Overview
Predicted 3D model of a 75-nucleotide RNA (transfer RNA) from Lentilitoribacter sp. JB5-8. The source organism's lineage runs through Bacteria, Pseudomonadota, Alphaproteobacteria, Rhizobiaceae and Lentilitoribacter.
[in-house]
RNA sequence: GGGCGUAUAGCUCAGCGGGAGAGCGCCUCGUUGACAUCGAGGAGGUCACAAGUUCAAUCCUUGUUACGCCCACCA
Numbered sequence: 001g002g003g004c005g006u007a008u009a010g011c012u013c014a015g016c017g018g019g020a021g022a023g024c025g026c027c028u029c030g031u032u033g034a035c036a037u038c039g040a041g042g043a044g045g046u047c048a049c050a051a052g053u054u055c056a057a058u059c060c061u062u063g064u065u066a067c068g069c070c071c072a073c074c075a
Stems, first nucleotide, its partner, number of pairs: 001071007010024004018055001026042005048064005
């Protein structure tokens, strides 16, 4: 330098055009003498950033950034 992949909640991830979600974690309540377990409820998100397409974008297109992998070059 070229190519590919990944970026969504605190963590691990799903979601392939129209409702932003799950598990774990966190908070509250119930249960217990207390803790754990279990049950119920709740908080938490600029969907990496910018632009474009579209009536409508986490999703499609382009660019950028970060990380990872492969190839090439230099040494």
RNAcentral holds the sequence, with entries from ENA. Model confidence (mean pLDDT): 83 of 100. Rfam family: tRNA. By type it is a transfer RNA. The same sequence occurs in records of 7 taxa.